Background: A computed fold for a 473-nucleotide part of an RNA from an uncultured bacterium, annotated as small-subunit ribosomal RNA, 3' major domain. The full RNA is in RNAcentral, with records from ENA, Greengenes and SILVA.
Context: one part of a larger RNA
This record gives sequence, C1' cells and structure tokens, in this order.
RNA sequence: UGACGGGGGCCCGCACAAGCGGUGGAGUAUGUGGUUUAAUUCGACGCAACGCGAAAAACCUUACCAGGCCUUGACAUCCCUUGCAAAGGGCUAGAGAUAGUCCAGAGGUUAUCAAGGAGACAGGUGGUGCAUGGUUGUCGUCAGCUCGUGUCGUGAGAUGUUGGGUUAAGUCCCGCAACGAGCGCAACCCUUGUCUUCAGUUACCAUCAAGUAAAGUUGGGGACUCUGAAGAGACUGCCGGUGAUAAACCGGAGGAAGGUGGGGAUGACGUCAAAUCAUCAUGCCCCUUAUGGCCUGGGCUACACACGUACUACAAUGGCGCAUACAGACGGAAGCGAAGGGGUGACCUGAAGCGAAACCGAGAAAGUGCGUCACAGUUCGGAUUGAAGUCUGCAACUCGACUUCAUGAAGCCGGAAUCGCUAGUAAUCGCAGAUCAGCAUGCUGCGGUGAAUACGUUCUCGGGCCUUGUACA
Repeated sequence: UGACGGGGGCCCGCACAAGCGGUGGAGUAUGUGGUUUAAUUCGACGCAACGCGAAAAACCUUACCAGGCCUUGACAUCCCUUGCAAAGGGCUAGAGAUAGUCCAGAGGUUAUCAAGGAGACAGGUGGUGCAUGGUUGUCGUCAGCUCGUGUCGUGAGAUGUUGGGUUAAGUCCCGCAACGAGCGCAACCCUUGUCUUCAGUUACCAUCAAGUAAAGUUGGGGACUCUGAAGAGACUGCCGGUGAUAAACCGGAGGAAGGUGGGGAUGACGUCAAAUCAUCAUGCCCCUUAUGGCCUGGGCUACACACGUACUACAAUGGCGCAUACAGACGGAAGCGAAGGGGUGACCUGAAGCGAAACCGAGAAAGUGCGUCACAGUUCGGAUUGAAGUCUGCAACUCGACUUCAUGAAGCCGGAAUCGCUAGUAAUCGCAGAUCAGCAUGCUGCGGUGAAUACGUUCUCGGGCCUUGUACA
C1' cells in the first nucleotide's frame, strides 16, 4: 500500500421488512447429471452451467457409431502427358457412393478447358482457451480508477481523492499544500408523453353535394384523427421556508409533463490463468491408403432414477353453449392468399387482389349479455391408449405437427426450503416475428385488463466511503 475481521462509524440496493404471485407436491414439455449403448458427437458446472451454444437433429444438418468405398484426394497453387467432350437426361448393376452404356454438344484447340500421372502439398469440428488474437460473461450502470507539476517522506509511498454539508453520482458547494487534467458520472443519441408549423396519399371525413339495405362508396375537403419532417417545451426557471449569505433540500404555483418525466442504447482502471482452439483467426504438438474424403443405415429422441427451467391444472372470481365489442406491433412473390364451394374437422378446391398506410395473414383474447352446471374426482382436469384421417416432404418405422371419434390417469393448492416484482410494474389475456419444406409449452417483440405494499434499516445477502487491528501478500 492492499487484502481480511463472527472490529467500529456513515450510506446504498426488491438486500431484509410490508405486500402480491409463484417454485418445491401432480401430469407433460425441455435442458442436465447418472445409467445404458455399436454410438447415445462436442462444449457450458456456485452466483455468472442446466428451454445454455442450438433463431428449428426424420434425410441433410452431423462433428458420433456400423457397414460399403476413395487415396494428390470434396477444395487451392505449381509441373508433365493426352485430346473431345463437361454439366445435364435416359437405361443397366448396386443400399447408395460408384461403375458401364446411349443421347446431347458448354468451354478450349496459342491450350486459359477436361481427363490421366508424379510429387511438392491439400485436408483434420484432432490436442492444448494454462501458448494466443478476437469476442463474451461477471462484479456493475457500482462510483469509482488514475496522471502531470508541486509539497511531505531516507524509502515503499502519501497528498490531491481526506474533512463539513449535499447528491442517483469523485454530483455540486465550502474548507484545506496543493493546483490542474484524463478515463468514468451527467449531457449530447433513439423512443414515448403535450403543443405549433409544414406536407397530405394508399390514411382521415367536420362542413357541402351525390349515393346505398348498409358503407369515405363517389365528387370534394386540408378542419379532425393519423402519418413524418422541422420546431417549441422542463431550466430548481418562479414563489415561500430550511440551510453557512453556499451547494442543496422541503412545500407551492403554473404546466401535458417537475426536479434524472418514463423506457432504451451506452459498461471506466481492473478482477475471476472466468468462457470460447467447435463461429473465425492462430503458435506449438499430433494424424497422412487416415484422426482426411464419399455414401447407406442407425444414433444425438435410449430410461430404474436425481436436479434445474417452463407449460397445464387441481375449479364456481370457474367450466360449457349461443350472441356481441375494442388493439398494437409485425410478415408476405419459389410468398401472403380473399370471396364462393366441399368436409363435423384438420384441410381440400378456387383463384380475385397485393412487392402492400391500398390486397392478404386477421376471427384478437381476457371482456360484456343471456342460459346451464351446484361442489362431485364432477359438464373440473386433461395425461395415456385405441381407431379413422389431414398436411409437409424422395421419405414421417425408429422419429413430425395437426384433426375427429372413443378412452378419461395423476391431481382437491403442495414439507423443509426457495424465487420474482415498487406502477402502467406484478398478476392475467391474447397477437406477431425470427429460425423454418414441416415441426415451440422455448426465445424475441407487441398491445388489452390492471392491483397490493414499503413503519423502517435491528437482522440476512451484496456493494461504496472513512477508520481500527493483523499469525496474510
């Protein structure tokens, strides 16, 4: 100087407390451990691994296993020889890779094209993340981390950065052997909340007409909503009080908004030999008729069990039936696919319109009205299983999703323990997108309905500043 303390002081944080809803019990989905297996590819392991890499494992992917094949190779550069067919289509053999044969006629003939050959080499998702770059997580959006000059000290170093106040903040004020500065904080950026101006088509419709069963449907309009560009607006600016006359704090006015208005992006010096050699790059080591390459089939989907994360429930604030209202954001051409018709339905048919403020996905759901069920393992709950189907796709046996009929398991609110959340939040309800041929209870977004509680900082956890002790460096 740091680090540590079951030392002290001060201060924060959904850290506790106060509340609301969960997890832990059930069934299922999914990841992991374990076990099994020819293989169940690899990585990730307290917080910070475990719906994680994976924003899609039937083949492919795929790295694993079995079998069948290739050896200058699927891919790159160089050299030699040969010269007419390469890709594509058909037929034969084969599980296919591949081999043979027929059709066909790119490029090249100056060989820049193709085949064959020799070797230099290719190739490796082989090892080492404790050799590395790059990227990422975490402490933590915590308020800290440093430097120049000066001063003090033999020196390590100190001072500044400590102190008195204050703040979300090393934020600001005052003081002070310090005076300044940098990286962080804040602001500048995006979005949302109010208003103004400008601009109105595909959006809108107040006034004036036309028109209809109804309808911005038509003429038209530029008011409104909205769209999207430029501005305004919030600065403790104003008033009162407290304070050291400071910084600031408390209350108030005005205001759409008030003291950082809400949300996002933004992550200092560093820590963990943290993660990643399997995104990529790369040193060294290793394989080279194989640890490389091609193919078929299988596996990654196994199942006594254990754990994590979710979904659905256990019901009446509910289930079911009929009727009926209101979003936002997003996607669409190898695409979205309307009306109409068929089917109980998944879906089929159909083909209008739309590269989309125009057409389509698209019915939002919870809600509201009426009816029914009467506390029951039920008209709760839907697992499991049987049968029949639909769709995608060469192909749904291992191993897809969905539909209909039948079946109707556990489960009556969950031990010890434990998690999230302070407001348009929790809870609850649906919608969309990426990936994608097909396949979400996952993920990322979007809106609808919309709470309760916070006395307080004694205690638990984590963190910041000062100080003290030290068997630590």
Model confidence (mean pLDDT): 84 of 100.